Annotation: The RNA shown here (Bacterial RNase P class A) has 378 nucleotides and comes from Gammaproteobacteria bacterium RIFOXYA12_FULL_61_12. The gene name in the source record is rnpB. Its Rfam family is "Bacterial RNase P class A". About the family: Ribonuclease P (RNase P) is a ubiquitous endoribonuclease, found in archaea, bacteria and eukarya as well as chloroplasts and mitochondria. The sequence is in RNAcentral, with records from ENA. The model forms 94% of the base pairs in the Rfam consensus.
């Protein structure tokens, strides 16, 4: 100088004015709880606040020990509260490499699949090929042993064809032709020994060699999981109605007598419905005050947290720990925004809602470290 590959970071900057919201300090009201449209100060979206897919916290419901059923993970080791997520490793695949990717446990426990084609897709079988040693029959030579041709019974799984996939490959031998039939070497099983915590692996030895594939079909096997989600939940507590309890539903008023005990007249109320109709009873309705539950509304749960940070140890690494520091949104019509100056390289995806760890997805543009691969040159 080209063309990669991994890992980190950022997410315009900088003034000024005028909002909104949490808190904190005034200030004004006030019933002294608290209210407020006021001053001032501070703090105020993300690397994904997102998708709500995994994994805990927390909270209620319940007592969750074991079983079904259902779901989910699945090489090994090792982080972590915890995972399906990291880290290191092993196999397996791609790249010249740096690196990147894998649901990577059984298919001999059992049932079902394996289109087309193609004998034959799974108790294994033969379409064209290739052979004619055995046996049997038929012509024909024949030195009378038998020798050629042709069938017939057959053998064969090399070649050819099918097809995504054909019963281990490659080669020598071997046979009528062929075969793991022999035999080397590869590849499987199997058994040892060594190297590793394992996963594996690397060596000898042995066995001619297994019934292909697909478990991202069902299913066995280990091994994890109880539900439901801040609208959880807990506390405070109006009005209306409903529930519960006692009590009331004429010894009212006003004249007038009187033995002062009460009678008499008058007004007013003496309810309503229901028990067939009338009285008594009963019921239910009614007014008062208390009680308990819940609703509107409030407070809490809410943000100190498996927190950030920076230095040291310990570890290949995730990650641990040990000091020091720092507090770094908290709303509920729901803040976090607008205008205006100035500058650059004109600014992407996108905004909390109970917290945390992760995956997956979306993201213009810069920046940094480490690395590999070609060309040139020194």
């Nucleotide at each position: 100088g080209g063309a990669g590959c991994c890992g980190g970071c950022u997410g315009g900057a900088c003034g000024g004015c005028c909002g909104c919201u949490g808190c904190c300090c005034g200030c004004u009201c006030u019933u002294u709880g608290g209210a407020g449209a006021u001053g001032g100060g501070u703090g105020g979206a993300g690397g994904a606040a997102a998708g709500u897919c995994c994994g805990g916290g927390c909270a209620c419901c319940g007592c969750a020990g074991g079983g079904c059923a259902g779901g989910g993970c699945g090489c090994c080791a090792g982080g972590u509260a915890a995972c399906g997520c990291c880290u290191g490793g092993g196999g397996g695949g791609c790249g010249c490499g740096a690196g990147c990717c894998c649901a990577c446990g059984g298919a001999a426990a059992g049932u079902g699949c394996c289109a087309c084609a193609g004998a034959a897709a799974a108790u294994a079988u033969a379409c064209c090929g290739c052979c004619u040693a055995a046996g049997c029959c038929g012509c024909c030579g024949u030195u009378c042993g038998c020798g050629g041709c042709g069938g017939c019974c057959g053998g064969u799984a090399a070649g050819g064809g099918u097809g995504a996939a054909a019963u281990g490959g490659u080669g020598c031998g071997g046979u009528a032709a062929g075969a793991g039939c022999g035999c080397a070497c590869c590849g499987c099983g199997c058994g040892g020994c060594c190297g590793g915590u394992a996963a594996c692996g690397g060596c000898c030895g042995u066995g001619g060699c297994a019934g292909g594939g697909a478990a991202a079909a069902c299913c066995c096997c280990g091994c994890c999981c109880g539900g439901u989600g801040c609208a959880a939940g807990a506390c405070c507590a109006a009005a209306u109605a409903g529930g519960g309890a006692a009590g009331c539903c004429g010894c009212c008023g006003g004249c007038g007598g009187u033995u002062c005990g009460c009678c008499g007249c008058c007004g007013c109320a003496a309810c309503a419905c229901g028990u067939g109709g009338c009285c008594c009873g009963c019921g239910u309705g009614g007014c008062u005050u208390c009680c308990g539950g819940g609703u509107a509304g409030g407070u809490c749960g809410c943000u100190u947290g498996a927190g950030g940070c920076g230095c040291g140890c310990g570890g290949u690494g995730a990650c641990g720990u040990g000091c020091g520091u720092c507090c770094c949104a908290g709303a509920u019509g729901a803040a976090u925004g607008g205008c205006c100056g100035u500058u650059c390289u004109c600014g992407a995806c996108a905004g909390a809602a109970c917290c945390c760890g992760g995956c997956u997805u979306a993201c213009a543009g810069g920046c940094c470290g480490g690395c590999u691969c070609c060309a040139a040159c020194u």